[in-house]
RNA sequence: AGAGUUUGAUUCUGGCUCAGAACGAACGCUGGCGGCGCGUUUUAAGCAUGCAAGUCGAGCGGCAAGGGGGGCUUCGGCCCCCCCUAGAGCGGCGGACGGGUGAGUAACACGUGGACAAUCUGCCCCCCGGCCGGGGAUAGCCCAGGGAAACCUGGAUCAAUACCGGAUGCGAGGGCGGCCGCACAAGCGGCCGUCGGGAAAGGCGCUUCGGCGCCGCCGGGGGAUGGGUCCGCGUCCCAUUAGCUAGACGGUGGGGUAACGGCCCACCGUGGCGAUGAUGGGUAGCCGGCCUGAGAGGGUGGACGGCCACAUUGGAACUGAGACACGGUCCAGACUCCUACGGGAGGCAGCAGCUAAGAAUCUUCCGCAAUGGGCGAAAGCCUGACGGAGCGACGCCGCGUGAACGAAGAAGGCCGUGAGGUUGUAAAGUUCUUUUCGGGAGGGGGAACGAGGCUGCCAGGCAAUGGGCGGCCGAUGACGUGAAUCCCGGAAUAAGCCCCGGCUAACUACGUGCCAGCAGCCGCGGUAACACGUAGGGGGCGAGCGUUGUUCGGAAUCAUUGGGCGUAAAGGGCGUGCAGGCGGCCGCCAAAGUCCGGCGUGAAAGACCCAGGCUCAACCUGGGGGGUGCGCCGGAUACUGGGCGGCUUGAGUACAGGAGGGGACGGCGGAAUUCCAGGUGUAGGGGUGAAAUCUGUAGAUAUCUGGAGGAACACCGAUGGCGAAGGCAGCCGUCUGGCCAUGUACUGACGCUGAGGCGCGAAGGUGCGGGGAGCAAACAGGUUUAGAUACCCUGGUAGUCCACGCCGUAAACGAUGGAUACUAGGUGUAGGGGGUAUCGACUCCCUCUGUACCGUAGCAAACGCAUUAAGUAUCCCGCCUGAGUAGUACGGUCGCAAGGCUAAAACUCAAAGAAAUAGACGGGGACCCGCACAAGCAGCGGAGCAUGUGGUUUAAUUCGAAGCAACGCGAAGAACCUUACCAAGGCUUGACAUCUAUAUGACCUUCCUAGAAACAGGAACUCUCUUCGGAGCAUAUAGACAGGUGGUGCACGGUUGUCGUCAGCUCGUGUCGUGAGAUGUUUGGUUAAGUCCAGCAACGAGCGCAACCCUUAUCAUUAUUUGCCAAUAUUAAGUUAGGAACUAUAGUGAGACUGCCGUAGAUAAUACGGAGGAAGGUGGGGAGGACGUCAAAUCAUCAUGCCCCCCACGUCUUGGGCUACACACGUGCUACAAUGGCUAUUACAAAGAGCAGCGAUAUAGCAAUAUGGAGCAAAUCUCAUAAAAAUAGUCUCAGUUCGGAUUGUGGGCUGCAACUCGCCCACACGAAGUAGGAGUUGCUAGUAAUCCCGAAUCAGAACGUCGGGGUGAAAAAGGUCCCGGGUCUUGUACUCUCCGCCCGUCA
Repeated sequence: AGAGUUUGAUUCUGGCUCAGAACGAACGCUGGCGGCGCGUUUUAAGCAUGCAAGUCGAGCGGCAAGGGGGGCUUCGGCCCCCCCUAGAGCGGCGGACGGGUGAGUAACACGUGGACAAUCUGCCCCCCGGCCGGGGAUAGCCCAGGGAAACCUGGAUCAAUACCGGAUGCGAGGGCGGCCGCACAAGCGGCCGUCGGGAAAGGCGCUUCGGCGCCGCCGGGGGAUGGGUCCGCGUCCCAUUAGCUAGACGGUGGGGUAACGGCCCACCGUGGCGAUGAUGGGUAGCCGGCCUGAGAGGGUGGACGGCCACAUUGGAACUGAGACACGGUCCAGACUCCUACGGGAGGCAGCAGCUAAGAAUCUUCCGCAAUGGGCGAAAGCCUGACGGAGCGACGCCGCGUGAACGAAGAAGGCCGUGAGGUUGUAAAGUUCUUUUCGGGAGGGGGAACGAGGCUGCCAGGCAAUGGGCGGCCGAUGACGUGAAUCCCGGAAUAAGCCCCGGCUAACUACGUGCCAGCAGCCGCGGUAACACGUAGGGGGCGAGCGUUGUUCGGAAUCAUUGGGCGUAAAGGGCGUGCAGGCGGCCGCCAAAGUCCGGCGUGAAAGACCCAGGCUCAACCUGGGGGGUGCGCCGGAUACUGGGCGGCUUGAGUACAGGAGGGGACGGCGGAAUUCCAGGUGUAGGGGUGAAAUCUGUAGAUAUCUGGAGGAACACCGAUGGCGAAGGCAGCCGUCUGGCCAUGUACUGACGCUGAGGCGCGAAGGUGCGGGGAGCAAACAGGUUUAGAUACCCUGGUAGUCCACGCCGUAAACGAUGGAUACUAGGUGUAGGGGGUAUCGACUCCCUCUGUACCGUAGCAAACGCAUUAAGUAUCCCGCCUGAGUAGUACGGUCGCAAGGCUAAAACUCAAAGAAAUAGACGGGGACCCGCACAAGCAGCGGAGCAUGUGGUUUAAUUCGAAGCAACGCGAAGAACCUUACCAAGGCUUGACAUCUAUAUGACCUUCCUAGAAACAGGAACUCUCUUCGGAGCAUAUAGACAGGUGGUGCACGGUUGUCGUCAGCUCGUGUCGUGAGAUGUUUGGUUAAGUCCAGCAACGAGCGCAACCCUUAUCAUUAUUUGCCAAUAUUAAGUUAGGAACUAUAGUGAGACUGCCGUAGAUAAUACGGAGGAAGGUGGGGAGGACGUCAAAUCAUCAUGCCCCCCACGUCUUGGGCUACACACGUGCUACAAUGGCUAUUACAAAGAGCAGCGAUAUAGCAAUAUGGAGCAAAUCUCAUAAAAAUAGUCUCAGUUCGGAUUGUGGGCUGCAACUCGCCCACACGAAGUAGGAGUUGCUAGUAAUCCCGAAUCAGAACGUCGGGGUGAAAAAGGUCCCGGGUCUUGUACUCUCCGCCCGUCA
């Protein structure tokens, strides 16, 4: 000192939370010792028991028991004296201190500083004076009586330092008179004279018996101590408590008190307090201090110290120096106890202790040895004050639980990539030490004053006792089995708690699977959790550690120090103005504030500094310094305040000018709407996106004329004017407010702001009375719609208008309070003044006031503001303090009402919010592209069939794919196999791989038995090499292990789809911005393209685009067989010879680049047109797919982490299923026919494939096909006739000579096997279908459409797929309506990004 948390990211605002310190604590786990402290914070609840205040015989009367002596005796005792005295009594002093508690109290209670000239003070100290002489009682004791008890009554006797007269009176007190001094004053002090009245107590010691000494007593003065009273200042919350007050405020006179005073009383007056907060309500003992904090502050008042208050509750007085009295009295109440029922007793907030309450707080201990207190002459007695001990880790402080060496880095644990790592020098082991612990010894100091004894000196005295100052001796210890020290023993007796996702130091494994749980905040957990639980390891602290609670801090988050208010919370709607706050220039005075010096106080303790004592520390002791404050005295006078005097610049007044929708009242005007009357005129009008309600033949709308009435004032008009704001608009008049500029004169600070108060205050609402044309809430109808209590339409009432009242609110906004001063400019506009120029005007320059825009400095989180500040300053007012609840409830107040003003909390959340950034989105904008649309062609959707999917069914119908981008998809081919599914039957080191150990010598093949097969049993046949150790191979057994199409594509690799062949996606450096980011990549052109050109705070670069690659189109060249054949021969035939021209094949090259011309363009890029060319502007096609998106698809291609199965989720076999079938969808095939079907005939391809293969000629069969086997590993042979087309014929519009489904029969082929479940042929049968609703797909040229051919897979099984060629169109070149995409821009409360977010109702 900060950190976490709002967002995709950023800056800010803002709340919440954390890290720190502290505690009279409590709880959880744990616990060795000592020292010093602390310990009912709750119930001022109730209390058993014991103790806590007594003492004095040297004040008094007297005396039980006991001891001693004497006498008497009936031997039971009785009497007298002495000693020692207990208990009780009278009397004195003390029980008003000490100890406890904090209920009450918001107060002179407390703190601080003063005052008492308005006061008291026992014991103590000093001084002065005195103590004479009498009297009568009474308790106790005794007798008698009453009562259960507590206790009470009567009688008799006797005492005092008890009580009461009398004497004396230095003082004191009172009255009167006089004098002096002090004081602001009421007055006070002193002196003198005089009058009247008020005192006392003795005890002890000594004595030379005269007295003396000591302790007491009385009167008075002084001191000290301790009280009492009064005053200034300070001292919590609520204004949703605003008025309070009758002894109330004052006076006069009395009473009362120690004392002032309405303290009390009588009379008189009517005052007193209050927004500087009275009164009321709530809460609370106050302070020194303590905790925290850098401080200022905030919190607190436990222990210790000061003060106050209280003592079961309430009240009251008595005694006394002192009380209205904790362990006194009386009365009343509640409660408890005793009782003989008549009546009594009691008060732990003293120390212990008990009960209850509570999260929670101790021993019914020891001692008066010390300190202190009461009494006493003293010894001494009393003392739960106090000194100590006990209990409690409650706190603070200190110590220990061992130290050194010790690597085979042991074992064990944990992790592991199986190498190892880690626990870890840690342990073990060796050497050593003994604090602590156990046992023992010894034991300083706390002890001093004393009493008393001996003794020295001093004062006084005739002497003695006695007194003062010293010396020596001298008893006394609760703690204490103590501290310190020493001896013996032995590593011996001693470690836990919390945490390890970030904040915050510290990480792995397993378990769990949004479960169990964690959590201070953010948040973890839904199968790989560093966040839960456990373990290992680690971090922190340590006899403690965590948790909870509370306080301060961080929080500048109430801001005095030290915050804000345009948009985050926050400027009052506006003015006027009382109080208050603040206030121009000059001079003088006094000195209130202010400043300086001195004095007093600011208790001690604490805190700080310096020392000292316990071994250190905590703790304790001494000294020092400081102490914001308050008071007194003295001084200074700049500033502020005050008084006095002056000034003119602030402010104001007068006069001469000016602009204006400023306000009030009255009058006047035209246009328009509507209505009324009349004329013309005829079928509609009106209204809307389209309609309808409505209106019109009873004459509307339209048009003309005349009239009525109300409201509002087009053009001018504006970025313009006026007003404090709300607001103000035709014209004229009357009255009236404010403003501006210039000049002169005057007043002389008269000013600014302004809590309350008062006034004004849009629209709307409200009361009363008018008015009412248009418009128009409510309402009615129509329309729209799923609905439509809306938007639109037709009507229409309040209202809108006027007059007089009320309401008092608005996004009453510039979301910006007012005033003053200062701080670059530029431009426009409204009003005024001055100057220059001019004959004059316009213009130009300067200036004041208003208004608007741009902009510098500065400010600001940014946006932005910027002389009209949101800048720099001063003054005053208002307001804010997380979001929601809520501008709500309650209360108060205003209002006729509606409602306004004032204004919370419980509870919930970790955010709510501002500005800006990047995206995404918009039924926002601009530009552009695409078979996206449009223009076309052919389809799909209807039918039948094929195929895939859903659904359903099933023992199983294995699994996956799911909008585009799943659905003739994985599957380039399920009868068995495949196969993963189902049923049944088997196997268990296994169908398959590797290794080890042991045993055996085979394995294979053929056959037989049983069986559905697998499998099982049997028979036959049967090893190789060798250095003889063994090796190879095979089988069996055992163990490691195999195996899994089981799960997770949301753990992954790889591969793939999609946006999209869309033109984009980024980086480095620089620059801008606080930052996220921006710039570059935007802009103007252009392109298929971020393609290129130009410009530009950017300059470059990368991945994409393009090109490079393949194919196709042209040519050249090389090559010439199996291909070709122009010329020459030849044949039935390129058949053969030959040829190398052509075609073709396949190598190498060429060619196209906007290169050339013209036009346009910016002279660019480029576009358009043209020439040439086989090809022209990317020639056509393909491969190739940027950064990324969809947790897209795939664990069933493969690979793979983790999890799961292991006589089964593995494996083998047979059979079945994947082929099911009410139905729904996708993709196809064939059609519905004449551009056709059928029959016959005749042409023209390309690309492929072939040895377990293609299979020719030939033969058989209607055919499928069979027989057979030439040729060919293929430019040679074969598949292999291409088909559409063409030619000719037929059919003639029909469910047909269209269409071929379905079914039957008979065949063929493949294959172990065609039943479930293949394909093909022939014959027969001959279904639906006559062009397909809403909707929807493909295609821009060799394309669509149409026609055949081939191949992969494959034993067989394509209408699918992938290729090939043949024939071969139409229409568009247009703009952006739909869809998708790109760029720029704009809005946003979205960012899981519009399939978003979010509001209300209901459950």